Transfer RNA from Chloroflexi bacterium OLB15, 73 nucleotides, folded computationally.
RNA sequence: GGCGACGUGGCUCAGCGGUUAGAGCGAUUCACUCAUAAUGAAUAGGCCGAUGGUUCGAAUCCAUCCGUCGCCA
Numbered sequence: 001g002g003c004g005a006c007g008u009g010g011c012u013c014a015g016c017g018g019u020u021a022g023a024g025c026g027a028u029u030c031a032c033u034c035a036u037a038a039u040g041a042a043u044a045g046g047c048c049g050a051u052g053g054u055u056c057g058a059a060u061c062c063a064u065c066c067g068u069c070g071c072c073a
Base pairs, nucleotide, nucleotide: 001072002071003070004069005068006067007066010025011024012023013022018056027043028042029041030040031039049065050064051063052062053061
């Protein structure tokens, strides 16, 4: 340099046009306990990589760019 895949809470991922974007783990608080772990309940946490475009409507489709990974040279 070329090709391909991926980018969504702190981490791992789901959601692939149609109300207000979710789960597990993690964090915080409370309950329980002599205490801790475990368990239960609640809460917080997201400009869906960026910018444009298509559409009545975009995390989802298209283009460009940025980043990560893989393959080829």
It was read from a public genome assembly.